[in-house]
Context: one part of a larger RNA
RNA sequence: GGAUGAACGCUAGCGGCAGGCUUAACACAUGCAAGUCGAGGGGUAACAUUGUAGCUUGCUACAGAUGACGACCGGCGCACGGGUGCGUAACGCGUAUAGAACCUACCUUUUACAGAGGGAUAGCCCAGAGAAAUUUGGAUUAAUACCUCAUAGUAUCUUGAAAGCGCAUGCUUUCAGGAUUAAAGAUUUAUUGGUAAGAGAUGGCUAUGCGUCCUAUUAGUUAGUUGGAGAGGUAACGGCUCCCCAAGACGGCGAUAGGUAGGGGUCCUGAGAGGGAGACCCCCCACACUGGUACUGAGACACGGACCAGACUCCUACGGGAGGCAGCAGUGAGGAAUAUUGGGCAAUGGAGGCAACUCUGACCCAGCCAUGCCGCGUGCAGGAAGACGGUCCUAUGGAUUGUAAACUGCUUUUAUACAGGAAGAAACCUUUCCACGUGUGGGAAGCUGACGGUACUGUAAGAAUAAGCACCGGCUAACUCCGUGCCAGCAGCCGCGGUAAUACGGAGGGUGCAAGCGUUAUCC
Numbered sequence: 001g002g003a004u005g006a007a008c009g010c011u012a013g014c015g016g017c018a019g020g021c022u023u024a025a026c027a028c029a030u031g032c033a034a035g036u037c038g039a040g041g042g043g044u045a046a047c048a049u050u051g052u053a054g055c056u057u058g059c060u061a062c063a064g065a066u067g068a069c070g071a072c073c074g075g076c077g078c079a080c081g082g083g084u085g086c087g088u089a090a091c092g093c094g095u096a097u098a099g100a101a102c103c104u105a106c107c108u109u110u111u112a113c114a115g116a117g118g119g120a121u122a123g124c125c126c127a128g129a130g131a132a133a134u135u136u137g138g139a140u141u142a143a144u145a146c147c148u149c150a151u152a153g154u155a156u157c158u159u160g161a162a163a164g165c166g167c168a169u170g171c172u173u174u175c176a177g178g179a180u181u182a183a184a185g186a187u188u189u190a191u192u193g194g195u196a197a198g199a200g201a202u203g204g205c206u207a208u209g210c211g212u213c214c215u216a217u218u219a220g221u222u223a224g225u226u227g228g229a230g231a232g233g234u235a236a237c238g239g240c241u242c243c244c245c246a247a248g249a250c251g252g253c254g255a256u257a258g259g260u261a262g263g264g265g266u267c268c269u270g271a272g273a274g275g276g277a278g279a280c281c282c283c284c285c286a287c288a289c290u291g292g293u294a295c296u297g298a299g300a301c302a303c304g305g306a307c308c309a310g311a312c313u314c315c316u317a318c319g320g321g322a323g324g325c326a327g328c329a330g331u332g333a334g335g336a337a338u339a340u341u342g343g344g345c346a347a348u349g350g351a352g353g354c355a356a357c358u359c360u361g362a363c364c365c366a367g368c369c370a371u372g373c374c375g376c377g378u379g380c381a382g383g384a385a386g387a388c389g390g391u392c393c394u395a396u397g398g399a400u401u402g403u404a405a406a407c408u409g410c411u412u413u414u415a416u417a418c419a420g421g422a423a424g425a426a427a428c429c430u431u432u433c434c435a436c437g438u439g440u441g442g443g444a445a446g447c448u449g450a451c452g453g454u455a456c457u458g459u460a461a462g463a464a465u466a467a468g469c470a471c472c473g474g475c476u477a478a479c480u481c482c483g484u485g486c487c488a489g490c491a492g493c494c495g496c497g498g499u500a501a502u503a504c505g506g507a508g509g510g511u512g513c514a515a516g517c518g519u520u521a522u523c524c
Stems, first nucleotide, its partner, number of pairs: 001524004006520005013376006019369002021334001026332003030329003035076003040073002043069002047067003050063006083287003092212008102204002107200007115149004125138005155180011185192002213259003220250003225247004230242003262284004266277004289310005312323004340366001342365003348362001349360004379410004389401005416460005424451001429446008468513005473494003479508005489496002
């Protein structure tokens, strides 16, 4: 000098764009953050419409009849999105390869198929237990829930044969025989969904080369350890696990142990080489009160799922139960220190749905904070009696503050008041037209804005609404007076102060930066 997720002191006019618990992965009151589908199903608790009946004429009862729909069965989603950095020195990450050792819901595409039956169960109803959480028994009912049979292939397993290829195990293709496993309907009749198989895309999994902090005041480490044959397990290879056999495996090119730490793209600095960092944004990893376990599922060993154990908090009728903000706000605590218990799904994206739509603290916006960067303003021109006042001096006088002020003219950014007022909206959907030809594409019109009466524009009047902070001995730009008297104090280093202090305190003047200026901390 540059830089910062900064803090502190003094000060403070505005706007744009960013950023905002670096400490206790400490504990959390409250609200919200993951639902959706009635075009899968039985149905009807609530609301509305309609109908019927009764009358007291605006109420009551009844009817799933219609729109819809609480709870329930079922499907898809909840493995994404959002948070944090505890752990991890590791194939975790980065990069480059390999999978002839693998999986992939939804999506695209291709081929084929969907025949016949059955038994339950939630809900509803009845009867109970319990303070509650919750739960028991009986009867009855449906499905795209579950089960059986049929049919079936380029699927899986097995037997035989042939051809081709390679990178070692081997791989691919074809033919013949045998065995095993499928399906679901809905409806507005146009579709959509279902099953099997192939290919693609996407996402994941696994293995390997190289790179990846400090300590030798850590020198030896290791028994599933290293390898083999077999079996089990897995989507898949493998001591991944197990029985048996062998005695290996790693290490001064640093094993093992200890400490520290999420990694990268990037960021800061520097001419570079290097050094330092890993906030915001993006990718990967790990975690979800602490530890463990699996279930479901295409995918989890699952933040707002389950079970067990533990610590903590809460409820209790003492028998027993409930909970997990490292989601968004917010609270306490810790700390030098870090924001609103806001608005909206209008846009982008996501889940479900044919769609309308619903949900979405993702996201888009607004609020707070000079935390940073950038921009603008606090006026401009003229004006010498060089005014008054202040300060200083060689003191009837002069210097300086200083064109500074007063005064004259001008302007109105900004602030204030009033008026107008966006883009972000194109889609979906509705109506309609055209092309192909029966749902695709295109055209036209209509509908939809949280921000927000915001940005922006115009008009009005008036210099009107707006400057501080640090420093002035040298380094280092900027000097005098007074006070103090090794005191009070200053200080980054050198150092200053003991009676003429440009170094302390005040004043006048000056210098530097400026809505900031200094100090502290850290890095180069």